[in-house]
Context: one part of a larger RNA
Molecule: small-subunit ribosomal RNA, 5' domain
Organism: metagenome
RNA sequence: GAACGAACGCUGGCGGCGUGCCUAACACAUGCAAGUCGAAUGCGAAUCACCCCUUCGGGGGUGGAGUAGCAUGGCAGACGGGUGAGGAACGCGUACCUGACCUGACUCUCGAUGGGGGAUAGUCCUCCGAAAGGAGGUUGAAUACCGCGUACGGUCCAGGCUUCGGUGACUGGACGACAGGUGGCCUCUGCAUGCACGCUACUGUCGAGAGAGGGGGGUGCGUCCUAUUAGUUAGUUGGUGGGGUAAUGGCCUACCAAGACGGCGAUGGGUAGCUGGUCUGAGAGGAUGAUCAGCCACACUGGGACUGAGACACGGCCCAGACUCCUACGGGAGGCAGCAGUGGGGAAUUUUGCGCAAUGGGCGCAAGCCUGACGCAGCAACGCCGCGUGAGUGACGACGCCUUUCGGGGUGUAAAACUCUGUGGGGAGGGACGAAGGCUCCGGGUAAACAGCCCGUGAGGAUGACGGUACCUCCACAGCAAGCCCCGGCUAACUCCGUGCCAGCAGCCGCGGUAAGACGGAGGGGGCAAGCGUUGUUC
Numbered sequence: 001g002a003a004c005g006a007a008c009g010c011u012g013g014c015g016g017c018g019u020g021c022c023u024a025a026c027a028c029a030u031g032c033a034a035g036u037c038g039a040a041u042g043c044g045a046a047u048c049a050c051c052c053c054u055u056c057g058g059g060g061g062u063g064g065a066g067u068a069g070c071a072u073g074g075c076a077g078a079c080g081g082g083u084g085a086g087g088a089a090c091g092c093g094u095a096c097c098u099g100a101c102c103u104g105a106c107u108c109u110c111g112a113u114g115g116g117g118g119a120u121a122g123u124c125c126u127c128c129g130a131a132a133g134g135a136g137g138u139u140g141a142a143u144a145c146c147g148c149g150u151a152c153g154g155u156c157c158a159g160g161c162u163u164c165g166g167u168g169a170c171u172g173g174a175c176g177a178c179a180g181g182u183g184g185c186c187u188c189u190g191c192a193u194g195c196a197c198g199c200u201a202c203u204g205u206c207g208a209g210a211g212a213g214g215g216g217g218g219u220g221c222g223u224c225c226u227a228u229u230a231g232u233u234a235g236u237u238g239g240u241g242g243g244g245u246a247a248u249g250g251c252c253u254a255c256c257a258a259g260a261c262g263g264c265g266a267u268g269g270g271u272a273g274c275u276g277g278u279c280u281g282a283g284a285g286g287a288u289g290a291u292c293a294g295c296c297a298c299a300c301u302g303g304g305a306c307u308g309a310g311a312c313a314c315g316g317c318c319c320a321g322a323c324u325c326c327u328a329c330g331g332g333a334g335g336c337a338g339c340a341g342u343g344g345g346g347a348a349u350u351u352u353g354c355g356c357a358a359u360g361g362g363c364g365c366a367a368g369c370c371u372g373a374c375g376c377a378g379c380a381a382c383g384c385c386g387c388g389u390g391a392g393u394g395a396c397g398a399c400g401c402c403u404u405u406c407g408g409g410g411u412g413u414a415a416a417a418c419u420c421u422g423u424g425g426g427g428a429g430g431g432a433c434g435a436a437g438g439c440u441c442c443g444g445g446u447a448a449a450c451a452g453c454c455c456g457u458g459a460g461g462a463u464g465a466c467g468g469u470a471c472c473u474c475c476a477c478a479g480c481a482a483g484c485c486c487c488g489g490c491u492a493a494c495u496c497c498g499u500g501c502c503a504g505c506a507g508c509c510g511c512g513g514u515a516a517g518a519c520g521g522a523g524g525g526g527g528c529a530a531g532c533g534u535u536g537u538u539c
Stems, first nucleotide, its partner, number of pairs: 001539004006535005013387006019380002021345001026343003030340003035075003040072004048063006082298003091223008101215003106211008114148001116146002122139001124137005154175006160167002180203006189196003224270003231261003236258008273295004277288004300321005323334004351377001353376003359373001360371004390420004400411004424480001426475005434466001439460003442456005483528005488509003494523005504511002
């Protein structure tokens, strides 16, 4: 000199864009943060309104409404969001390998969607329990579950070739699927004005193959300090058989062999998330890893599996532990390192805000619903950038203050005064971009079709949290808006008074003991400016 997620002191007008627990991965009150689908399915209210009956207690019907709700089922809860505790490791970065692998939803291609069965949740009844919750029985649905048939070398076994876990054809044997739903129609079939188990369109389901994207595993190289850590290692190193996995492998296991690593630093100890980047520097390098982006790890602490294409799963389950809460003492409930917020710690870090209008995500045919992701607003000079606090004219130069050799000099065109301007702030009026989709209608294509689906420089009318905000116009007034540090040298900037090695200053050198340009005040000056200094840290 530059920089900062900064803090502290004094001061503080506005706007835009960013940033904001670096400490206790400490404990958490409260609310919200993951649901959705009735076009998979079973059941199904009520307040209330009207009508009828009534023994005046009540009962029934219609609407509300196949709505709310409960339950089965599907998909999503493995994404998105947070944190950096652990970890010195193929964790990360980079370049490769996988003839050792997996892949839901999506896209494309080919084929199939036949015929059956038994349960169960919920409802209802009975019972146990303080609660959380649970037991028995009746009824009983499905795109839930299970057989049967069929199937493409799809899988496995034996045979062929091979670059040896690869692969095409073939032969023999064994095994493996499916589910319907919605709209429309009467050409075929059935009943027969119409409807369907019929036809048709769309969608779904199943099998096989390919793709895209995603993931698992392996390897080379790189990746902090310490030798005041020199030897380390028994599943250890390798082999064979077996198990396990999507898959290789001591990953696990039985047996066999005695290996494996190390001064090119093993092992131990300490520290640390890694990277793109960021800061600094002419560069080489050094330091660093907030925000944003990629990867990893974690979710009260430790362990475990289940479901699933994917988890050993932050707002799932089980066990143990610590802590907190409820309890009828028998037993139960919980996990903010999600967004706000509270206590605590600390020098120190924000609102228990608005909205799904946009972007993105989940579910759904869609309408739509959910979304503390996100978009915005609030707080904070925490940072960067921009603007303002007025402009012009104005005296051999007012007053005041300071100084003086008493003549004067300085503050100083500074003020006053005159002439203007109107940014920001105030008042009045207008008032956005961000909105495209979707919806309805029309036209075209497909089609038997007025279904459905697809297409459109087509038409229509809606959809904005921010926000009556930005912006524009008009009105009035110089009115409401400047401080902080320094002035001995380094280092730009000097005098007077007070003090008298005192009080004090200080980054280094050093000032102060009676004329202090270094302490304190004043006048003046210098620097930066809505900031200025100090402290901390890095180069």